Bacterial RNase P class A from a Bdellovibrionia bacterium, 403 nucleotides, folded computationally. Its mean pLDDT, the model's own confidence on a scale to 100, is 77. Its Rfam family is "Bacterial RNase P class A". The family's RNA type in Rfam is ribozyme. The gene name in the source record is rnpB.
[in-house]
RNA sequence: GUGGCGGAACGGGCAAUCGCCGCCCCGCCGGUUCGCCGAGCGGGGGGGAGGAAAGUCCGGGCUCCGCAGAGCGAGGCACUGGCUAACGGCCAGGAGCGGAAAAUGGGAAACACGUGGUCUCGUUUUCCGCUACGGAAAGUGCAACAGAAAGCAAACCGCCUAAGCCAUUUUCGGAUGGCCGGUAAGGGUGAAAGGGUGGGGUAAGAGCCCACCGCGCGGGUGGUGACAUUCGCGGCACGGCAAACCCUGCCUGGAGCAAGACCAAAUAGGCGUGCGUUAAGGGCGGCUCGCCCGAGCACGCGGGUAGGAUCGCUCGAGCCCACCGGCAACGGUGGGCCUAGAUGAAUGGUUGCCGCUCCCCGCGAGGGGAGAACAGAACCCGGCUUACAGUUCCGCCACCGUU
Numbered sequence: 001g002u003g004g005c006g007g008a009a010c011g012g013g014c015a016a017u018c019g020c021c022g023c024c025c026c027g028c029c030g031g032u033u034c035g036c037c038g039a040g041c042g043g044g045g046g047g048g049a050g051g052a053a054a055g056u057c058c059g060g061g062c063u064c065c066g067c068a069g070a071g072c073g074a075g076g077c078a079c080u081g082g083c084u085a086a087c088g089g090c091c092a093g094g095a096g097c098g099g100a101a102a103a104u105g106g107g108a109a110a111c112a113c114g115u116g117g118u119c120u121c122g123u124u125u126u127c128c129g130c131u132a133c134g135g136a137a138a139g140u141g142c143a144a145c146a147g148a149a150a151g152c153a154a155a156c157c158g159c160c161u162a163a164g165c166c167a168u169u170u171u172c173g174g175a176u177g178g179c180c181g182g183u184a185a186g187g188g189u190g191a192a193a194g195g196g197u198g199g200g201g202u203a204a205g206a207g208c209c210c211a212c213c214g215c216g217c218g219g220g221u222g223g224u225g226a227c228a229u230u231c232g233c234g235g236c237a238c239g240g241c242a243a244a245c246c247c248u249g250c251c252u253g254g255a256g257c258a259a260g261a262c263c264a265a266a267u268a269g270g271c272g273u274g275c276g277u278u279a280a281g282g283g284c285g286g287c288u289c290g291c292c293c294g295a296g297c298a299c300g301c302g303g304g305u306a307g308g309a310u311c312g313c314u315c316g317a318g319c320c321c322a323c324c325g326g327c328a329a330c331g332g333u334g335g336g337c338c339u340a341g342a343u344g345a346a347u348g349g350u351u352g353c354c355g356c357u358c359c360c361c362g363c364g365a366g367g368g369g370a371g372a373a374c375a376g377a378a379c380c381c382g383g384c385u386u387a388c389a390g391u392u393c394c395g396c397c398a399c400c401g402u403u
Stems, first nucleotide, its partner, number of pairs: 001399010012354007020048002023045006029038003050374001054385002057383005062256004074252005079093005094133001095131014111116002134247002139245002141241002156187002158183003164179006195213006214236001215234008260311002262308002270301006281293004318337008356371006
């Protein structure tokens, strides 16, 4: 330098100008219970989307409703330890599976010839990825097709004929064939055929016997633990599926900011007081008289609704820096900072310069043109998942070049 794997950060910058949504300050105007208030007028200052604001999949805060206690049911989670407000999240570790590289040991074929390369199998180490990773010797259940046989296993092909019986033959030792059988080593079927490799053994075979590995039981050692390692015993019993029911352990009340609170009209209804059939009240444009209608009318209080330019609303498990504890997630201490708050819903447009990518012209300095992702708050946080042009950095591995 190039490529692969893994991780982290960023997500154009500066300026001018025209708008939009909040906040603060000043002056004027209006009101005032002199504290201030205003949806009025003018001016100034400062702030204004994200790493995912998304999907709304988990977990919490907050709000209202419900709730003596206990049990049943339902749903969720599930290796171990830790972190956290909590989690199905995160960190660290264990086990299993897979990939890459190196080292080392064995095997195979052919080439050169005693060792090297190729392929393959195993062991160890490093790095990376994946895992709904409790229980199948509590019970119930399931397994299509294929296959002889699939749950107290099984004889299709193959292998064997030692023992027993029968036939033939005989050189009288036996040989051949059949019956009765034996055999789970080999082939074949299957997702799965009741441990694996090697040796002994046998008529042929078989944990029948032995060594190692695996498995089960018991103990020791190390570890908080998952687990690791080791010793002894057992010849192997107890196949798989719990993303089938189930069992075990732990967790879980419901609805959501359109939560909820506050202010509050007209009409209708409620309550109280007063007046009223001895005519209150209403109509005849203001008043009196008069005429007509006439059983209710007036005031107050409280609840609810429409409507609110009210609160909730953004100071919070907050952000940044330093130090300390911890492998880490994270925690503690100190200092600094305030960083959108809309509700027909703002956060934008234009111009110039610079930076990035691509194309064209030019020997060159340079010039011209085009492009720039995914997406956009709506009560707030912690996660997960999904989308994303381009740029930068770090770790591991391989290759190439230079010293």